[in-house]
RNA sequence: GAAGGGAUAGCUCAAUUGGAAGAGCGCCGCCCCGGCACGUCGGAGAAUGCAGGUUCGAAGCCUGCUCCCUUCG
Numbered sequence: 001g002a003a004g005g006g007a008u009a010g011c012u013c014a015a016u017u018g019g020a021a022g023a024g025c026g027c028c029g030c031c032c033c034g035g036c037a038c039g040u041c042g043g044a045g046a047a048u049g050c051a052g053g054u055u056c057g058a059a060g061c062c063u064g065c066u067c068c069c070u071u072c073g
Stems, first nucleotide, its partner, number of pairs: 001072007010025004019056001027043003031039001049065005
């Protein structure tokens, strides 16, 4: 330098290929227990790497950029 993949909650990952973001673990609270843990029920937490564009509507499409991984030179 070229090609491909990836970036979404504190962490690990989803989102059926455009109708607007969910799960597990973790965190907070209730119940349970003599207390803790386990368990139960509930809650908070991300507008999706950044900047634009298309669209009534974008995590998913288009353009540029940043970072990570792999391959080739």
This is a predicted structure of a 73-nucleotide RNA (transfer RNA) from Chitinophaga pinensis DSM 2588. Its Rfam family is "tRNA". It is annotated as a transfer RNA. It is recorded under the gene name tRNA-Ala-GGC-2-1. The source organism's lineage runs through Bacteria, Pseudomonadati, Bacteroidota, Chitinophaga and Chitinophaga pinensis. The sequence is in RNAcentral, with records from ENA and GtRNAdb.